Molecule: c-di-GMP-I-GGC riboswitch aptamer
Organism: Elusimicrobia bacterium UBA6262
RNA sequence: AGCCGAAAAGGCAAACCUGUCGUAAGGCAGGGACGCAAAGCCACGGGACCAUGGAAUACCUAUAAGCAAAUGAGGUUAGCCGAGCUGCCGAGU
Numbered sequence: 001a002g003c004c005g006a007a008a009a010g011g012c013a014a015a016c017c018u019g020u021c022g023u024a025a026g027g028c029a030g031g032g033a034c035g036c037a038a039a040g041c042c043a044c045g046g047g048a049c050c051a052u053g054g055a056a057u058a059c060c061u062a063u064a065a066g067c068a069a070a071u072g073a074g075g076u077u078a079g080c081c082g083a084g085c086u087g088c089c090g091a092g093u
Base pairs, nucleotide, nucleotide: 002093003092004090005089011036012035016031017030018029019028020027021026034079040085041084044082045081046080047077048076049075050074053060054059
């Protein structure tokens, strides 16, 4: 240093509740712990979700859907997965 995750110290905090912001998904703060070795950071790729718009419905929504033309749009999630960046400890290898 890489792999790995025993131990210890320390860290984070799902559901749910309260407050608050948001049309919503959801965010933030407090309480609370299901879990987490990157559950630290980052929306670049995929997924999911909301909003908006289209469509009779299914469904689609930056390769729009659609026979074609016209029209044509912004978010959330890093605790869904991958890529990228950073990082504590050391039983073991």